[in-house]
Context: one part of a larger RNA
RNA sequence: UUAGGUUUAAAGGGUGUUCAGGCUGCCUGGUAAGUCAGAGGUGAAAGUCGGCCGCUCAACGGUCGAAUUGCCUUUGAAACUGUCAGGCUCGAGUAUGGAUGUGGCAGGCGGAAUGUGUAGUGUACCGGUGAAAUGCAUAGAUCUCACACAGAACCCCGAUUGCGAAGGCAGCUUGCCAAAACAUUACUGACGCUGAAGCCACGAAAGCGUGGGUAGCGAACAGGAUUAGAUACCCUGGGUAGUCCACGCCGUAAGCUUUGCUCACUCGCUGUUGGCGAUACACAGUCAGCGGCCAAGGGAAACCGAUAAGUGAGCCACCUGGGGAGUACGACCGCAAGGUUGAAACUC
Numbered sequence: 001u002u003a004g005g006u007u008u009a010a011a012g013g014g015u016g017u018u019c020a021g022g023c024u025g026c027c028u029g030g031u032a033a034g035u036c037a038g039a040g041g042u043g044a045a046a047g048u049c050g051g052c053c054g055c056u057c058a059a060c061g062g063u064c065g066a067a068u069u070g071c072c073u074u075u076g077a078a079a080c081u082g083u084c085a086g087g088c089u090c091g092a093g094u095a096u097g098g099a100u101g102u103g104g105c106a107g108g109c110g111g112a113a114u115g116u117g118u119a120g121u122g123u124a125c126c127g128g129u130g131a132a133a134u135g136c137a138u139a140g141a142u143c144u145c146a147c148a149c150a151g152a153a154c155c156c157c158g159a160u161u162g163c164g165a166a167g168g169c170a171g172c173u174u175g176c177c178a179a180a181a182c183a184u185u186a187c188u189g190a191c192g193c194u195g196a197a198g199c200c201a202c203g204a205a206a207g208c209g210u211g212g213g214u215a216g217c218g219a220a221c222a223g224g225a226u227u228a229g230a231u232a233c234c235c236u237g238g239g240u241a242g243u244c245c246a247c248g249c250c251g252u253a254a255g256c257u258u259u260g261c262u263c264a265c266u267c268g269c270u271g272u273u274g275g276c277g278a279u280a281c282a283c284a285g286u287c288a289g290c291g292g293c294c295a296a297g298g299g300a301a302a303c304c305g306a307u308a309a310g311u312g313a314g315c316c317a318c319c320u321g322g323g324g325a326g327u328a329c330g331a332c333c334g335c336a337a338g339g340u341u342g343a344a345a346c347u348c
Stems, first nucleotide, its partner, number of pairs: 003320004007302002012316001014202003021194003025088007033081002035077008048066007091191001092188004096183002100179001103177007110154001114150005120144001126135001162169002207249006216243002221238001222236003260315006268293009297304002321348003330341004
């Protein structure tokens, strides 16, 4: 490079926005760059291939033809691609309407629990385990009751639920911001899809910097057990960082549906969420989502099966035996930890 692939065998980028690029709906007309056809020129000779001929044959040689798949000029064609002009509405978008949601940011408020403090009641243990011990307690604990303070997380509702691009999001409430779906017509008129390098933004947990906060939990550490040992598993009314907040970094995950995005098409059954269905979560149906089962089809199988891993179209990313290795070197980024890019020798 070709070809075949990417749920699980190697392989989908963590996610979004977007420039370039690639691809791009229906109709009409022009143009003729691509495209197609004809003609002319050129494409040296030798060589190659074919016919005939000459050396007794052959090598070799002569001659004629083909080929030289190309380039240029010119005359045409106009379906397709391009381009120019005009039009269309089904793609895309906008407006309007009432609903929806744990979508985001900022503020306020709440109760339960836990811990601590103070006061009361009350007396001997409490706690913990497989069993114990460390620990705690007569300086009055545990238990119980009242009050106060603190920080963190939000029982039930709760779901096979919902929202978000992903990470993720759950007490109640206010403000601001964003979003998809549906319904009704109206409007714009292809404005679309994809999207690497690069740029930008977001991105769990852990970790880092500065400052605050610290109830519970709790790496490290300490003690008690267990054990041959026990740098562990179990226990402690031991406990630092951290977990929490503000601002700034980091930029990685089994960032998983291990399944890129968009569009079209394809037998049925069933549940559920949000609309429409005048009214009621009555209901046929329908649109959009979230689930279960299954036919065809696919698949090595497990299984997928209108939310495809089926049948097609467009664009991107990635893979090419195991180890060495996501290592070394270089480069870029980072305060650091490290991240991104990413080999080879050698070996099986």